[in-house]
RNA sequence: GCUCGUGUAGCCCAAUUGGCAGAGGCACAUGACUUAGGAUCAUGAGGUUGGAGGUUCGAGUCCUCUCACGAGCACCA
Numbered sequence: 001g002c003u004c005g006u007g008u009a010g011c012c013c014a015a016u017u018g019g020c021a022g023a024g025g026c027a028c029a030u031g032a033c034u035u036a037g038g039a040u041c042a043u044g045a046g047g048u049u050g051g052a053g054g055u056u057c058g059a060g061u062c063c064u065c066u067c068a069c070g071a072g073c074a075c076c077a
Base pairs, nucleotide, nucleotide: 001073002072003071004070005069006068007067010026011025012024013022019057028044029043030042031041032040050066051065052064053063054062
């Protein structure tokens, strides 16, 4: 340099093939329990889906550019 893949809540990940972003696990907050803590149970908060633009009534999903990471290939020495 080329090709492919990945990027969604603090972290790991879903989203049924374009139709209300949360099914789930951990973490966090509050409450219950406890002498207290842990464990457990209940409730809750947290996002403009890496960035910019486009298509569409409607985009996490499709298209273009770009960034980061990973894998493969190539080049130089």
Description:
Predicted 3D model of a 77-nucleotide RNA (transfer RNA) from Abditibacterium sp. It matches the Rfam family "tRNA". Gene Ontology term of the family: triplet codon-amino acid adaptor activity. Its mean pLDDT, the model's own confidence on a scale to 100, is 81.